Context: one part of a larger RNA
RNA sequence: UUGGGCGUAAAGCGCGUCUAGGUGGUUUGGUAAGUCUGAUGUGAAAAUGCGGGGCUCAACUCCGUAUUGCGUUGGAAACUGCCUAACUAGAGUAUCGGAGAGGUGGGCGGAACUACAAGUGUAGAGGUGAAAUUCGUAGAUAUUUGUAGGAAUGCCGAUAGAGAAGUCAGCUCACUGGACGAAUACUGACACUGAAGCGCGAAAGCAUGGGGAGCAAACAGGAUUAGAUACCCUGGUAGUCCAUGCUGUAAACGAUGAUUACUAAGCGUCGGGGGUCGAACCUCGGCACUCAAGCUAACGCGAUAAGUAAUCCACCUGGGGAGUACGUUCGCAAGAAUGAAACUC
Numbered sequence: 001u002u003g004g005g006c007g008u009a010a011a012g013c014g015c016g017u018c019u020a021g022g023u024g025g026u027u028u029g030g031u032a033a034g035u036c037u038g039a040u041g042u043g044a045a046a047a048u049g050c051g052g053g054g055c056u057c058a059a060c061u062c063c064g065u066a067u068u069g070c071g072u073u074g075g076a077a078a079c080u081g082c083c084u085a086a087c088u089a090g091a092g093u094a095u096c097g098g099a100g101a102g103g104u105g106g107g108c109g110g111a112a113c114u115a116c117a118a119g120u121g122u123a124g125a126g127g128u129g130a131a132a133u134u135c136g137u138a139g140a141u142a143u144u145u146g147u148a149g150g151a152a153u154g155c156c157g158a159u160a161g162a163g164a165a166g167u168c169a170g171c172u173c174a175c176u177g178g179a180c181g182a183a184u185a186c187u188g189a190c191a192c193u194g195a196a197g198c199g200c201g202a203a204a205g206c207a208u209g210g211g212g213a214g215c216a217a218a219c220a221g222g223a224u225u226a227g228a229u230a231c232c233c234u235g236g237u238a239g240u241c242c243a244u245g246c247u248g249u250a251a252a253c254g255a256u257g258a259u260u261a262c263u264a265a266g267c268g269u270c271g272g273g274g275g276u277c278g279a280a281c282c283u284c285g286g287c288a289c290u291c292a293a294g295c296u297a298a299c300g301c302g303a304u305a306a307g308u309a310a311u312c313c314a315c316c317u318g319g320g321g322a323g324u325a326c327g328u329u330c331g332c333a334a335g336a337a338u339g340a341a342a343c344u345c
Stems, first nucleotide, its partner, number of pairs: 003317003007299002012313001014200004021193003025087003029083003033080002035076008048066007090190001091187004095182003102176007109153001113149008124135002161168002205246006214240002219235004257312006265290002268287007294301002318345003327338004
């Protein structure tokens, strides 16, 4: 390489969007590029493969045949391609409807916390396994009132919902994306996938400027201990928050790529529709659970498949060395991406 694989053994890009490319619904007519078939030219000989013959056998040697290819030409028209004319089951558009922490920006609220001010009040408070560091007679803790500030949004709340993923939750206003259902009408294959490219992308981190209540890497102290650069306690700075820009990684997980079709049931729930007085029940789209067949090394998966098939993409090929070195690209840096070998078992 072929092949075989990719939930947990190596392997699904973190997610989307789109270009090239690959693949592609039903029917009519044409064409003949692919495809199939006949003829013919060429494919030197030797060698080689196969079937025979000759040296007693074999090596050796002789005969026949193959040499799967390419060119020219005649034909076939099912399938693929191309052209043509149509169709509506895929896809999309229009109409109506309800659901939603989907996104962006603004405004407003209550609880808690901390600080400050004031009142009451007096000796402790705090903290722990026990203590101490710490705070407090310069009046703390507790309690009442007021002011200020920042961050997060209790209950509802779910096994729920939304989103491509990351993620998204107080209330409200504006703008805005998507999905779903119902019934018609329209377009007429406009589709699927998607190397590159482009965009989004938790936390931490970086740059500039704000902000800073609580929490809290680093750091300091108190304990514990043989030691304790920890676990526990008292403090505490970056950071956490906002704006703009960068970084581009995560156990970015369902460790499960996307799309389509098919293959027993049962049950809960969310959003629609039909049905009913109300139910039952039927149906479409999600989110979960238990399982038939089947699959799997097993665990398990099981219509949301890891079943049965098809198309396209990514990736894997023993462990270590190593996600390292070197080179290149990107980045302010941290670093990221790409990514070996020697050697060794």
RNAcentral holds the full RNA, with entries from ENA. This is a predicted structure of a 345-nucleotide part of an RNA (small-subunit ribosomal RNA, central domain) from an uncultured bacterium. Rfam family: Bacterial small subunit ribosomal RNA. Its family is annotated with structural constituent of ribosome and ribosome in the Gene Ontology.